Predicted 3D model of a 73-nucleotide RNA (transfer RNA) from a Candidatus Bathyarchaeota archaeon.
The source organism's lineage runs through Archaea, Thermoproteati and Candidatus Bathyarchaeota.
Rfam family: tRNA. Rfam classes the family as a transfer RNA.
The sequence is in RNAcentral, with records from ENA.

[in-house]
Parts: sequence; C1' cells; structure tokens
RNA sequence: CCGGUGAUAGCUCAGUUGGUAGAGCGAUCGACUGUAGAUCGAUUGGUCGGGCGUUCAACUCGCCCUCGCCGGA
Repeated sequence: CCGGUGAUAGCUCAGUUGGUAGAGCGAUCGACUGUAGAUCGAUUGGUCGGGCGUUCAACUCGCCCUCGCCGGA
C1' cells in the first nucleotide's frame, strides 16, 4: 500500500431481504434472611465508532475517515 472482517447498554453479545433496538450478566430498590449469599419481583439501561450521501424512512445500502483482528504484496 491492497483485500477481507469487526466497532450496538457499564461488560459479553444478538438484531436486518431498510420500517420507531433486544437478551444475559451488572447496578438500584423491595420480598426472604439474625447479616450476607442464593432465590423471587420491580426498576435502570443506548449520539447502534465519526462524517457525508441515497431514501418518505438507515444499526441495516453507498463513499470517506478512525481503531482492532486476519490475509496479500
């Protein structure tokens, strides 16, 4: 330098033939308990890496950039 792939909640990851974003863990509160843990219930969760574009509508499509990983030269 070229190609591929990934970036989504505090963490680990889902999500799409474009149609108003979810799970588990965590955190907070409550029940239970002598206290804690476990268990149960409730609550809390997001500029979907950044910018521009296409579209009525973009996490999803196109282009550019940043960072991680893989391969090639």